RNA sequence: CACUGAUAAUGGCAAAACUACGCGAAAGCUAGUGACGCAAAGCUACAGGGCCUGUAAAAUGGCAGCCAGUUUCCAAA
Numbered sequence: 001c002a003c004u005g006a007u008a009a010u011g012g013c014a015a016a017a018c019u020a021c022g023c024g025a026a027a028g029c030u031a032g033u034g035a036c037g038c039a040a041a042g043c044u045a046c047a048g049g050g051c052c053u054g055u056a057a058a059a060u061g062g063c064a065g066c067c068a069g070u071u072u073c074c075a076a077a
Base pairs, nucleotide, nucleotide: 004075005074012038013037017033018032019031020030022029023028036065042070043069044068048067049066050063051062052061
């Protein structure tokens, strides 16, 4: 350095659901509660694949907690 990943250490993130006289046509998003899980559940969404919404057809709308790309904490075996 790479691989690998523990009933180890220090931190981190936050599914479903609920809430909101919130945003949006919808998918979905934001905030709060919450704690299913996660070593990348950090970041990247026309310009890799895939999925969702929408349409007669069509993304210039979304999803990174699907694969992928990229960066990265710790170190028992």
The RNA shown here (c-di-GMP-I riboswitch aptamer) has 77 nucleotides and comes from Exiguobacterium sp.
The RNAcentral record of the sequence draws on Ribocentre.
The organism belongs to Exiguobacterium, within Bacteria.
Its mean pLDDT, the model's own confidence on a scale to 100, is 83.